[in-house]
RNA sequence: GCCGAGUUAGUUAAACGGUAUAACGGCGCACUCGUAAUGCGCAGUUCGGAGUUCGAUUCUCCGACUCGGCACCA
Numbered sequence: 001g002c003c004g005a006g007u008u009a010g011u012u013a014a015a016c017g018g019u020a021u022a023a024c025g026g027c028g029c030a031c032u033c034g035u036a037a038u039g040c041g042c043a044g045u046u047c048g049g050a051g052u053u054c055g056a057u058u059c060u061c062c063g064a065c066u067c068g069g070c071a072c073c074a
Base pairs, nucleotide, nucleotide: 001070002069003068004067005066006065007064010024011023012022013021018054026042027041028040029039030038047063048062049061050060051059
């Protein structure tokens, strides 16, 4: 340099173009003599930009980053 795959909450993952979700973790409450466990509740997210669309996590383009393959390398 070329090709391919990927980027969603603190972590791991869902989500036919139509309210962004779950589990774990965090915080609070209940329960307990106390703790753990358990139950209930709360907060927290789409890599950046542009385009298409009534509407974009989803489709298109540009950029960034990660992983893999190939090429180059006196």
The prediction has a mean pLDDT of 83. This is a predicted structure of a 74-nucleotide RNA (transfer RNA) from Hydrogenibacillus sp. Lineage of the source: Bacteria > Bacillota > Bacilli > Thermicanaceae > Hydrogenibacillus. Rfam family: tRNA. The family's RNA type in Rfam is transfer RNA.